This is a predicted structure of a 76-nucleotide RNA (transfer RNA) from a Thermoleophilia bacterium. Its mean pLDDT, the model's own confidence on a scale to 100, is 82. Rfam family: tRNA. It is annotated as a transfer RNA. The sequence was found in a public genome assembly.
RNA sequence: GCGCCUGUAGCUCAGGGGAUAGAGCGUGCGCCUCCGGAGCGCAAGGCCGUAGGUUCGAUUCCUACCAGGCGCACCA
Numbered sequence: 001g002c003g004c005c006u007g008u009a010g011c012u013c014a015g016g017g018g019a020u021a022g023a024g025c026g027u028g029c030g031c032c033u034c035c036g037g038a039g040c041g042c043a044a045g046g047c048c049g050u051a052g053g054u055u056c057g058a059u060u061c062c063u064a065c066c067a068g069g070c071g072c073a074c075c076a
Base pairs, nucleotide, nucleotide: 001072002071003070004069005068006067007066010025011024012023013022018056027043028042029041030040031039049065050064051063052062053061
């Protein structure tokens, strides 16, 4: 340099056009307990990588860019 894949909550991941984006773990609070852990309940936590485009409508489709990963090429 070329090609492919990935980017969604603090972490690991669902969701692949339709109003208000979810789960597990973690965190906070409460219940329980002599206390703690475990267990149960509730809550907080998201510019869906960035910018454009298509569309009545985009996290989802398209383009460019950014970041990470893999493969190939180059490395005289």